Model confidence (mean pLDDT): 81 of 100.
The part of an RNA shown here (small-subunit ribosomal RNA, 3' major domain) has 477 nucleotides and comes from a Saprospiraceae bacterium.

Context: one part of a larger RNA
RNA sequence: UGACGGGGGUCCGCACAAGCGGUGGAGCAUGUGGUUUAAUUCGAUGAUACGCGAGGAACCUUACCUGGGCUCUAAUGCGAGCGCUAUCCCGAGAAAUCGGGAGUUCCUUCGGGACGCGAAGCAAGGUGCUGCAUGGUUGUCGUCAGCUCGUGCCGUGAGGUGUUGGGUUAAGUCCCGCAACGAGCGCAACCCCUAUCUCUAGUUGCCAGCACAUAAUGGUGGGGACUCUAGAGAGACUGCCGGCGCAAGCCGUUGAGGAAGGUGGGGAUGACGUCAAAUCAUCAUGGCCUUUAUGCCCAGGGCGACACACGUGCUACAAUGGCGGGUACAGAGGGUUGCGAAGCCGUGAGGUGAAGCCAAUCCCAGAAAGCCCGUCCCAGUUCGGAUUGAAGUCUGCAACUCGACUUCAUGAAGUUGGAAUCGCUAGUAAUCGCGCAUCAGCCAUGGCGCGGUGAAUACGUUCCCGGACCUUGUACA
Numbered sequence: 001u002g003a004c005g006g007g008g009g010u011c012c013g014c015a016c017a018a019g020c021g022g023u024g025g026a027g028c029a030u031g032u033g034g035u036u037u038a039a040u041u042c043g044a045u046g047a048u049a050c051g052c053g054a055g056g057a058a059c060c061u062u063a064c065c066u067g068g069g070c071u072c073u074a075a076u077g078c079g080a081g082c083g084c085u086a087u088c089c090c091g092a093g094a095a096a097u098c099g100g101g102a103g104u105u106c107c108u109u110c111g112g113g114a115c116g117c118g119a120a121g122c123a124a125g126g127u128g129c130u131g132c133a134u135g136g137u138u139g140u141c142g143u144c145a146g147c148u149c150g151u152g153c154c155g156u157g158a159g160g161u162g163u164u165g166g167g168u169u170a171a172g173u174c175c176c177g178c179a180a181c182g183a184g185c186g187c188a189a190c191c192c193c194u195a196u197c198u199c200u201a202g203u204u205g206c207c208a209g210c211a212c213a214u215a216a217u218g219g220u221g222g223g224g225a226c227u228c229u230a231g232a233g234a235g236a237c238u239g240c241c242g243g244c245g246c247a248a249g250c251c252g253u254u255g256a257g258g259a260a261g262g263u264g265g266g267g268a269u270g271a272c273g274u275c276a277a278a279u280c281a282u283c284a285u286g287g288c289c290u291u292u293a294u295g296c297c298c299a300g301g302g303c304g305a306c307a308c309a310c311g312u313g314c315u316a317c318a319a320u321g322g323c324g325g326g327u328a329c330a331g332a333g334g335g336u337u338g339c340g341a342a343g344c345c346g347u348g349a350g351g352u353g354a355a356g357c358c359a360a361u362c363c364c365a366g367a368a369a370g371c372c373c374g375u376c377c378c379a380g381u382u383c384g385g386a387u388u389g390a391a392g393u394c395u396g397c398a399a400c401u402c403g404a405c406u407u408c409a410u411g412a413a414g415u416u417g418g419a420a421u422c423g424c425u426a427g428u429a430a431u432c433g434c435g436c437a438u439c440a441g442c443c444a445u446g447g448c449g450c451g452g453u454g455a456a457u458a459c460g461u462u463c464c465c466g467g468a469c470c471u472u473g474u475a476c477a
Base pairs, nucleotide, nucleotide: 001477002476003474004473005472007471008470009469010468011467012466013465015461016460019424020423021422022421023420026315027314028313029312030311031310032309033308034306035305042053043052064301065300066299067298068297069296070295076123077122078121081117082116083115087102088101089100090099091098092097105114106113107112125290126289128288129287130286134284135283136279137278138277139275141273146185147184148183149182150181151180152161153160154159165176166175167174191267192266193265194264196234197233198232199231200230201229202228210221211220212219241252242251243250244249304443317417321376322375323374324373325372326371327370333364334363335362338357339356343352344351345350383414388409389408390407391406392405393404394403430453431452432451433450434449435448436447
């Protein structure tokens, strides 16, 4: 100087408390451990691994296993030489591939060029090892308020001071004081979305005011008023008032204001560093290893196994509910080898059909919870839907291992969950549906977004956890 303390002081954070809802019990989905296996590819392992890399494992992916093949190779460049090639047919084969046959491109200044094949050779290849040799990227402490430097001063020196102190703040934020005076990286602001208004602009919206037409609808003329869309601006600054205070600032049912007295709410943004944290399997890369194989091609299998254990979720155990019928209201997205309407067929998944749309115009597209009416009457049930049987639909060369969905039948466990444990402070939790990426299809209950309905509680900081500053002890560095 740090680190640590079941030392002290001050102060924060859904840290506790106060509340609401869960997990831990059940079934299933998914990840992991273990076990099994020819293989169950590899990585991630307290917090900071475990619906994680994977934003799509039937083949492919794929790195694993078994078997069949290749050895200048699967790719690219240079290449003597060739125009045989490409393509098609036959045979063998699981395919890769091999054998046989047909076939003979285009331009041309006739030298050749394009394109394709290509011996020898030169450069290969490796998801093999080392993340404790590395770059880059990332997690975490932590959006915490800290981390440093120049000059000066103090100290033999390590180092200190500044950065401590008194206030204040979300903040090393600001003020006052001070052997310090300044500065940098962080904080804040500048950026984006959202909440209000104004202007500009109208192939979305409007009987708002007029007219036409209709069973009805902005359907039509017309209009820019409004909603909206998307560009420019305004607006909030403790700016004004009162109280306290030297000031910074704090307090106040104050006034104005759509919104108020910390930065209105959210996002992006992550200092010096810590964990030899993670990643050699995104990529790059040193060293080592391999080179008729640890490289490459192919078929099939595996990554999907199952006595068990754990994590994360979904669905429930019901009446604030289930079922049947009717009826209302979103936002944000996606769409041309795409989205696909109406109509018709089918109980349905779906099929047929083809209008429209490169999309504020058409389509996906019925929002659901909600509301109204009816029914069930507390039961393993008209709850719950696992499991299984049968019949189908769709995608795809192909759904046996191993897809999703539909219909009929079957109806398991489960009656609110031990010890323990998690999330959340407001348009939040809870609850309800919708969309997208990946994607032929999909194991999505995951992830990322979007809107609808919409709470309770916070006395307080004694305690648990984590953190910040000052101080103290130390046999630790």